RNA sequence: CUCGGAUAAGGGCAAACCCGGUGCGAACCGGCGACGCAAAGCCACGGAACCCACGCGGUUGGCCGGGCUGCAAUU
Repeated sequence: CUCGGAUAAGGGCAAACCCGGUGCGAACCGGCGACGCAAAGCCACGGAACCCACGCGGUUGGCCGGGCUGCAAUU
């Protein structure tokens, strides 16, 4: 330096419920809270699901694939 991601340490993210807000809606933002996550970091490119005011529209990256980036001791 590369691969791997089992285990350790330190840290990280945060499902559902509830509260407040935004949106027609899927859903999102903040708080609370931890079900889980080694990319649960980022990107709607392909598929999928969902929404709609049906449009050259939108939501989900915590559904799968793909792309980019990235932390860690031992091995």